[in-house]
RNA sequence: GGAGUCGGCCGGACAGUCGCGUCGCCGAAAGGCGCCGAGGAAAGUCCGGGCUCCGCAGGGCAAGGUGCCAGGUAACGCCUGGGCGGCGUGAGCCGACGGAAAGUGCAACAGAGAAUAGACAGCCGAUGGCCCCGCAAGGGGAUCAGGUGAUGGUGAAACGGUGCGGUAAGAGCGCACCGCGUGCGGGGACAACGCCGCACGGCACGGCAAACCCCACCUGGAGCAAGACCGAAUAGGGGAGCUAUGGCGCGGCCCGCGUCGCUCCCGGGUUGGUUGCUGGAGCCUGCCGGUGACGGCAGGCCGAGAGGAAUGACUGUCACCCCGCAAGGGGUACAGGACCCGGCUUACAGGCCGACUCCCCCA
Numbered sequence: 001g002g003a004g005u006c007g008g009c010c011g012g013a014c015a016g017u018c019g020c021g022u023c024g025c026c027g028a029a030a031g032g033c034g035c036c037g038a039g040g041a042a043a044g045u046c047c048g049g050g051c052u053c054c055g056c057a058g059g060g061c062a063a064g065g066u067g068c069c070a071g072g073u074a075a076c077g078c079c080u081g082g083g084c085g086g087c088g089u090g091a092g093c094c095g096a097c098g099g100a101a102a103g104u105g106c107a108a109c110a111g112a113g114a115a116u117a118g119a120c121a122g123c124c125g126a127u128g129g130c131c132c133c134g135c136a137a138g139g140g141g142a143u144c145a146g147g148u149g150a151u152g153g154u155g156a157a158a159c160g161g162u163g164c165g166g167u168a169a170g171a172g173c174g175c176a177c178c179g180c181g182u183g184c185g186g187g188g189a190c191a192a193c194g195c196c197g198c199a200c201g202g203c204a205c206g207g208c209a210a211a212c213c214c215c216a217c218c219u220g221g222a223g224c225a226a227g228a229c230c231g232a233a234u235a236g237g238g239g240a241g242c243u244a245u246g247g248c249g250c251g252g253c254c255c256g257c258g259u260c261g262c263u264c265c266c267g268g269g270u271u272g273g274u275u276g277c278u279g280g281a282g283c284c285u286g287c288c289g290g291u292g293a294c295g296g297c298a299g300g301c302c303g304a305g306a307g308g309a310a311u312g313a314c315u316g317u318c319a320c321c322c323c324g325c326a327a328g329g330g331g332u333a334c335a336g337g338a339c340c341c342g343g344c345u346u347a348c349a350g351g352c353c354g355a356c357u358c359c360c361c362c363a
Base pairs, nucleotide, nucleotide: 001359002358003357004356005355006354007353008352009351010350012318013317014316015315016314017313018312020037021036023034024033025032026031039334043345044344046343047342048341049340050339051223052222053221054220063219064218065217066216067215068082069081070080071079072078083097084095085094086093087092098214099213103212104211105208106207120152121151122148123147124146127145128144130141131140132139133138160178161177162176163175164174165173179203180201181200182199183198184197185196186195188193227275228274229273230272237266238265239264240263241262242261246260247259248258249257250256282301283300284299285298286297287296288295289294319332320331321330322329323328
């Protein structure tokens, strides 16, 4: 100098004028004054909790979710550290990462064959048969039967690898080493796991469980339009009494029932109002413990709470970017609360800081 990896942060600034919303104060009112007034994602509503109401003896089934180990946390499917596997020269990144030697199932296309493996090409044709030579022993030839998974080809995947032996040709067929599996032992780690040694097994056990399934663990439902309180006009419900041996209906009559009027009492609901509502697993700074996530202590701070609707506009100066020779002009992302909090995911112009890696050059 170039290329990259990881982590953190900012995301226009200041002043003036006008305006908007909640709240507080003043005012009879009109209005005035003052404080505060979106985010790192306020978003998606995908997880986890607080809070609220309903349900619930206990257990089981079903359904859904999670799935290496340890830790953090109120909790999590989140985070941190570690293990294992894959990718990268590297810093680093990615992984639903229990079980396929319980069972069932699946594998497009290509290919001969896709899990009880499989003969398309190729190789062989020892053995049996065929042809030729030979008196015979035997030799030669083609490949009909047949053998063969070493070679080619197909595929995401073709039933361990290398070598030697072996064979007609071959093959864990035999052997050595490597790999793999099982068991035991030793020592390291809390553990996942890794290391070393011994014995056994020619390999039995290909892949897929974000296919069914098995195993372990977790999960009651609905949500601030939750819920609580106050409670009108009017309408309606229940009870008691009165008018009154009343009117109307039950096809005519009696009983009975229902209904109509007035007074009093009772409780429920609608509109509406209040509350829940923002001081909290809070934020900042410092110190301490921890590799870290995080925790502890001390000091300081109060930062939206609405009606679904407010949180803005203009001017000037400056900063950055773009266009232009210049004068000058244009732009400053993504996006916006609605009970609150912890995460994840997604969107984001431009810029800053720190740690680290690889390559090249110079001394």

Bacterial RNase P class A from Tahibacter sp. KJ10-20, 363 nucleotides, folded computationally. RNAcentral records the identical sequence in 2 taxa. The organism belongs to Tahibacter, within Bacteria. Its Rfam family is "Bacterial RNase P class A". From the family's description: Ribonuclease P (RNase P) is a ubiquitous endoribonuclease, found in archaea, bacteria and eukarya as well as chloroplasts and mitochondria. The prediction has a mean pLDDT of 79. The sequence is in RNAcentral, with records from ENA.